[in-house]
RNA sequence: AGGCGCGUAGCUCAUCUGGUUAGAGCGCUUCCUUGACAUGGAAGAGGUAGUUGGUUCGAAUCCAAUCGUGCCUA
Numbered sequence: 001a002g003g004c005g006c007g008u009a010g011c012u013c014a015u016c017u018g019g020u021u022a023g024a025g026c027g028c029u030u031c032c033u034u035g036a037c038a039u040g041g042a043a044g045a046g047g048u049a050g051u052u053g054g055u056u057c058g059a060a061u062c063c064a065a066u067c068g069u070g071c072c073u074a
Base pairs, nucleotide, nucleotide: 001073002072003071004070005069006068007067010026011025012024013023019057028044029043030042031041032040050066051065052064053063054062
């Protein structure tokens, strides 16, 4: 320098051919259960999807640029 992949909740990841309120497990908070703890049960908080711009009636999803990161080639 060129190429490919990844970036979504505190962590690990779904959601792929654009369309109804963006979800799961673990973790966190409160409550129930216990003499207390653990286990178990119930409820809840937390994200506008790396950033910016574009296409579209509508974008996590398509396009472009850019940032970070991993790998490959020279």

The RNA shown here (transfer RNA) has 74 nucleotides and comes from uncultured Deefgea sp. The source organism's lineage runs through Bacteria, Pseudomonadati, Neisseriales, Chitinibacteraceae and Deefgea. It matches the Rfam family "tRNA". Rfam describes the family as follows. Transfer RNA (tRNA) molecules are approximately 80 nucleotides in length. Rfam links the family to the GO term triplet codon-amino acid adaptor activity. It is annotated as a transfer RNA. The prediction has a mean pLDDT of 80.